[in-house]
Overview: The RNA shown here (Bacterial small signal recognition particle RNA) has 98 nucleotides and comes from a Ktedonobacteria bacterium. Lineage of the source: Bacteria > Bacillati > Chloroflexota > Ktedonobacteria. The coordinates come from a structure-prediction model, not an experiment, and the mean pLDDT is 82.
RNA sequence: UUCUGACCUCCGCGCGGCUGAUGCUCCCGAACCCCGUCAGAUCCGGAAGGAAGCAGCGGUAAGAGAACCUCUCAGGGUGCCGCGGAACCGUUGGGUCC
Numbered sequence: 001u002u003c004u005g006a007c008c009u010c011c012g013c014g015c016g017g018c019u020g021a022u023g024c025u026c027c028c029g030a031a032c033c034c035c036g037u038c039a040g041a042u043c044c045g046g047a048a049g050g051a052a053g054c055a056g057c058g059g060u061a062a063g064a065g066a067a068c069c070u071c072u073c074a075g076g077g078u079g080c081c082g083c084g085g086a087a088c089c090g091u092u093g094g095g096u097c098c
Base pairs, nucleotide, nucleotide: 002095003094004093005092006091007090009086010085011084012083013082014081015079016078018075019074020073021072025066026065028063034059035058036057037056042051043050044049
């Protein structure tokens, strides 16, 4: 001097992790315009019976909360991670030549 490998820088793909959101589980949750059961009372009927149905109770919807990372999605100044590539400023190893 030149070639090449590695590191630094960058790009892409992937893996894990962190955070957030969704789904799942649980809990709360409707005077009436949700469901069920409907005390009392009301209505129909000569009667037997039947009907609608408030309160209460039970279960839920919308919604809020708790737990979890099992699913899905998103994000990054996430990672003494992996693969492929770009670049040749710098560092370092090896080689050719002078």